Small-subunit ribosomal RNA from an uncultured bacterium, 1446 nucleotides, folded computationally. Its Rfam family is "Bacterial small subunit ribosomal RNA". The coordinates come from a structure-prediction model, not an experiment, and the mean pLDDT is 83.

[in-house]
RNA sequence: AGAGUUUGAUCCUGGCUCAGGGUGAACGCUAGCGGCGCGCUUUAGGCAUGCAAGUCGAACGAGUGUAGCAAUACACGAGUGGCAGACGGGUGAGUAACGCGUGAGAACGUACCCUUUAGUAGGGAAUAACCCCACGAAAGUGAGGCUAAUACCCUAUGUUAUCGCGAGAUCAAAGAGUGUAACUACUCGCUAAAGGAGCGGCUCGCGUCCUAUCAGUUUGUUGGUGGGGUAAUGGCCUACCAAGACGACGACGGGUAGGAGGUCUGAGAGGAUGAUCUCCCACAAUGGUACUGAGACACGGACCAUACACCUACGGGUGGCAGCAACCGGGAAUCUUGCGCAAUGGGCGAAAGCCUGACGCAGCGACGCCGCGUGGAGGAUGAAGGCCUUCGGGUUGUAAACUCCUUUUAUUAGGGAAUAAGUCUGGCUUUUGUCAGAUUGACUGUACCUUUUGAAUAAGGGCCUGCUAACCACGUGCCAGCAGCCGCGGUGAUACGUGGGGCCCAAGCGUUACCCGGAUUUACUGGGCGUAAAGCGUGCGCAGCCGGUUUUGUAAGUCUUUAUUUAAAUCUGCGGGCUCAACCCGCAAACUGGUGAGGAUACUGCAUAACUAGAUGACCAAAGGGGAUGCCGGAACAGUUGGUGGAGUAGUGAAAUGCGUUGAGAUCAACUGGAACACCAAAGGCGAAGGCAGGCAUCUGGGUGGUAUAUGACGGUGUUGCACGAAAGCGUGGGGAGCAAAACGGAUUAGAUACCCGUGUAGUCCACGCUGUAAACGAUGGACACUAGAUAUCGGGCUGGUGACGGUUCGGUGUCGUAAGCUAACGCGUUAAGUGUCCCGCCUGGGGAGUACGGCCGCAAGGCUAAAACUCAAAGGAAUUGACGGGGACCCGCACAAGCAGGGGAACGUGUGGUUUAAUUCGAGACAAAACGAAAAACCUUACCAAGGCUUGACAUGUAAGUGUUAGGACGCUGAAAGGCGAACGACCUCUUCGGAGGAGCUUACACAGGUGCUGCAUGGCUGUCGUCAGCUCGUGUCGUGAGAUGUACCGUUAAGUCGGGUAACGAGCGCAACCCCUACCGUUAGUUAUAUUUCUCUAGCGGGACUGCCCCUUUUUAAGGGGAGGAAGGUGGGGACGACGUCAAGUCAUCAUAGCCCUUAUGUCUUGGGCUACACACACGUUACAAUGGAUGUUUACAACGGGCAGCGAGAUAGUGAUAUUUAGCCAAUCCCACAAAGGCAUCCUCAGUUCGGAUUGUAGUCUGAAAUUCGACUACAUGAAGUUGGACUUGCUAGUAAUCGCAGAUCAGCAUGCUGCGGUGAAUACGUUCUCGGGUCUUGUACACACCGCCCGUCAAGUAGGGAAAGUCGGGGGCACCCGAAAACUCAAUUUAUUGGGGCUAAGGUGAACUCGGCGAUCAAUGCUAAGUCGUAACAAGGUAACC
Repeated sequence: AGAGUUUGAUCCUGGCUCAGGGUGAACGCUAGCGGCGCGCUUUAGGCAUGCAAGUCGAACGAGUGUAGCAAUACACGAGUGGCAGACGGGUGAGUAACGCGUGAGAACGUACCCUUUAGUAGGGAAUAACCCCACGAAAGUGAGGCUAAUACCCUAUGUUAUCGCGAGAUCAAAGAGUGUAACUACUCGCUAAAGGAGCGGCUCGCGUCCUAUCAGUUUGUUGGUGGGGUAAUGGCCUACCAAGACGACGACGGGUAGGAGGUCUGAGAGGAUGAUCUCCCACAAUGGUACUGAGACACGGACCAUACACCUACGGGUGGCAGCAACCGGGAAUCUUGCGCAAUGGGCGAAAGCCUGACGCAGCGACGCCGCGUGGAGGAUGAAGGCCUUCGGGUUGUAAACUCCUUUUAUUAGGGAAUAAGUCUGGCUUUUGUCAGAUUGACUGUACCUUUUGAAUAAGGGCCUGCUAACCACGUGCCAGCAGCCGCGGUGAUACGUGGGGCCCAAGCGUUACCCGGAUUUACUGGGCGUAAAGCGUGCGCAGCCGGUUUUGUAAGUCUUUAUUUAAAUCUGCGGGCUCAACCCGCAAACUGGUGAGGAUACUGCAUAACUAGAUGACCAAAGGGGAUGCCGGAACAGUUGGUGGAGUAGUGAAAUGCGUUGAGAUCAACUGGAACACCAAAGGCGAAGGCAGGCAUCUGGGUGGUAUAUGACGGUGUUGCACGAAAGCGUGGGGAGCAAAACGGAUUAGAUACCCGUGUAGUCCACGCUGUAAACGAUGGACACUAGAUAUCGGGCUGGUGACGGUUCGGUGUCGUAAGCUAACGCGUUAAGUGUCCCGCCUGGGGAGUACGGCCGCAAGGCUAAAACUCAAAGGAAUUGACGGGGACCCGCACAAGCAGGGGAACGUGUGGUUUAAUUCGAGACAAAACGAAAAACCUUACCAAGGCUUGACAUGUAAGUGUUAGGACGCUGAAAGGCGAACGACCUCUUCGGAGGAGCUUACACAGGUGCUGCAUGGCUGUCGUCAGCUCGUGUCGUGAGAUGUACCGUUAAGUCGGGUAACGAGCGCAACCCCUACCGUUAGUUAUAUUUCUCUAGCGGGACUGCCCCUUUUUAAGGGGAGGAAGGUGGGGACGACGUCAAGUCAUCAUAGCCCUUAUGUCUUGGGCUACACACACGUUACAAUGGAUGUUUACAACGGGCAGCGAGAUAGUGAUAUUUAGCCAAUCCCACAAAGGCAUCCUCAGUUCGGAUUGUAGUCUGAAAUUCGACUACAUGAAGUUGGACUUGCUAGUAAUCGCAGAUCAGCAUGCUGCGGUGAAUACGUUCUCGGGUCUUGUACACACCGCCCGUCAAGUAGGGAAAGUCGGGGGCACCCGAAAACUCAAUUUAUUGGGGCUAAGGUGAACUCGGCGAUCAAUGCUAAGUCGUAACAAGGUAACC
């Protein structure tokens, strides 16, 4: 100090989340020791038991006990009396307050303590204890009798004190102890008074949470006078008088809360918090009340009421742990019914001493902080085991084992403190004191020290996708699960679970909760408001805030000096003590604050005196749809009346409804009516905004210029307030031509409650009143000052010029803009969104929601103000690149158009779907699947089905063993075959010591083979497609915060990102083109074949030729284009091969290869047979036709090219009607053969018909191939002779040697070609052109799309769910009001028996009532949010198909 997360990417805005620190914590797993701290945050719920406040016999009288004969002494303690129980300890319920903090103040009190002064005299009457009686269960109470005091009362004195002008009056006391025989002395008390210290009461300034959806509150209220009361001031109380007091600087009300020192966090400012320790306050079961006392309205005192609990003999009593322990309950959760007064402190006491759950210690708890340990050194063969592996190894890992060493800690044994000062006794001493002796430790036999033994007794938790340090394997398969955020998991999960390994901490580690931080995300430090959330619709203006120049004064702010305070602790620095540290002690600093005093006077304030630059007035001048009222005008429109006229009109994309022969529409004339004002007119004018437009008149507001004349800061802004405020709407009354919500009708449509058309009512208009909102927008609050310009225009002034036209100045309204500057960018830019000052308003993630509730306003509609629960991780702005558009511009292509021939109809062939089947194997599916893989399914192929076989296998390699007269194998049996059983015969190679050993082969066993099994969405390779479209990129530079842009855009041109020009770009690469092949012309070389021979032709090698090279024109003098010459060929001559970056998770695991998974006597392999050839049907591609531009016939006739051939092509001859057969010459091919090319030509017939067209189908008989032709081949002959007469919507190919048409050859192949690949023959038509269709390219524009329009997305309904709201009512809480009743105490009155009784008012609690307010529940109702795949439509995003929105 930042990081993750919105996007395809970017910048910004903005929220959410994380890393840090902390805790009185809790939970999970784990746990060796010690020190120091801390430990009911919840029920201020209830509490058994014990203890927590007593003490004094030196105040008093009895009594008891012990010792003694006794006097007496000692001890104990019920009672009287004194002091203390107001401290100490607990808790935080209440309290928003002089409660607390801080700083001041005056009208007060004060026991014990200190100082000072003066006293302490004389009397008296009681009473408890005790005795006795009575009542009662008890608690206790009552009557009678005795007694003392430092208890009580009276008198005296009275320094002083109080009262009073004064005279004067009034007010005290108590004794006890020690020594002594006693006087007396001393000590402790007592009384009065003054002072002090400390403590306390009271008052005031300032500070002290949230809420305005709490705006008005208050009657003892505010003040005064008299009186009362108090220690004391005071409405503290009371009577009277006045009517005040408080409040937007937040009263009153509601909610919450003890306050502070401090603590946590933070760089700080702040924010949060108020455990432990310290100070203050409040409280003591709940509420009230006083008494005593120096002090209380009293935690362990009293009285009363209430609730609760206990005892009871039912009459009545008792109690108060928010003291320490303990218990129950509540809760996620918080300890021992311990020891001791040894220390510190407190109470009493003269003291010893007693008391002290304050306190000191111990116990429990990893709750926190701190410290220590769980061993150290060596140790490679890198052991074993685990895990991984590319099988080589790697890792765990010097880790272990093993060797040497140490002993903190735990264990054994022994020693052993400090915290102790005092107190008592005795001596000495004038005193202070001093000396000697005795004695006091809960913790504790503790800390600590020494010692025994031996590595011996001691490691876990979380995490490992990114943020965030740390990675592999297996399992799982959108399941189980994880997750703080983004997110992970659908068969290769570093994200789930497990293992190995690693990382981080460590006696702890994680999780949860909460606080601060990061968050500059409430912004004082330190933010914003044109478009992201955010400028009120506009003005006027009270308060408030801010304010021009100069003088003087003052000194409030401000600055400075000083004094005082800011308790201690804490924090910080230094030093010291526990072995260190935590912890503790000392000193210093600090406590940023407050208050007082002195000083300064620049600035601000206040006061004062002036000024004129701000502001306002006066005079002069001009401009204007500024406002209000009245009058007037013409054009248009509609209606009415009349004339002319005669069939339509009106309307639309097209129509219809409508109007019209009862005369429309059209046209002419007259009249009536209402609303709006063409041209001028403009980027123009006016107004605060809304807004304002025919003309004239009247009334009226504002602004501007000029003069330099007046006033003299009079100003700016402006919460609340007041006024104005489009359209629509509302009320009352008018008015109503046109237009026109609603409504009706006609169309459109799947529907059409719309868009279009025809009607048409409110309304629009006027007057008066209300409403108070708009995308009321410049989405830009107002004022002032400053900061380059250019240009246009409106209203003025001055000025130059004859003039056209300028110059300058003031005030407006616009445009441009690389001035600077600002901005996330877009953009703004003297009319700022720049630079500054002042004031106001507003914002703080999206949705819920500008909604609910409450309040205010309104006649209503509704407006203003304005939440929460819940929910999401985004929502959003600007710009970028794409893609898309029923956006635009330009260009191209057999894309359309112009043509030719077809398809779609028929029959057949082939493929596909579907269906069927034991199987009809599989793949391919818009273009870019469908005569496709398949350039040949009868068996084989073959992957499918049925049946029958085999299991190291049909095929490969290796190891081991055997055999090695083995392998092979005639032949026989069985079988559909495969296979099985038997079997004559019978080899080979190397070495050899001839005994044998080994190899190949075979047999057996084991590793393994094998798979056309799955995933083309794990892949390679190959391919299709956009597309032979002209594009796709890079380096450097430049621009931009950036994504990106530029280059590659622009102007021409091209088939082309082809080339040229120009240019912040300059270059380059992959593509284009060229280089390659075929072909057209020529030359040359050669010549197997051909021929009698050469040329030619031909064949096949090498060259030439074409480059816009030449001429003219056009264009910019370019690139290029048009025309021409020459030429076989002309502008790429024609054709082919060649396919950029990429797209489609395109196709292929069945060509092949390959990862993972799966099968292993089967999903492998062999065999026979079947199937892939099925057939109501649908689609795709073809063939043949429908005929005369034809068909048929013929010993009729002509002309090709590419190719193929030895298990081959096969001449010729013979046979057959023929397919073919027989025989065989020639040919390994420019030699021989396939091989007659066909259309065409020449003749004849047919004459428009289902035919001499067409040939399907079927029958019979054959041929050929092949083991085999039935399922299931091709061909031949004869016979048969179907549909079909040019084909609906729609659709395909083709631009020249092309289409069309005609045949030929080849691959595959035993056989099978209408398919495919090639070859040549004959050989057209048309293209005006780019509006439209399809596809593509470039530029531009819009976008809410980026899985990219097959996109995105809205609303109703239906289902589930969540949390709020309303709701008849019902239940509970709170404080006040009115009334009723009314305890004790205190007060008061009266009475008497003089310490009692009775009465009165006051009052707590209680009760009743009407309201207010807060909350719980609530049938039902209406909304809202959320929820992979529901329904209906398609509203928005593109011109979103009617521009959208308010």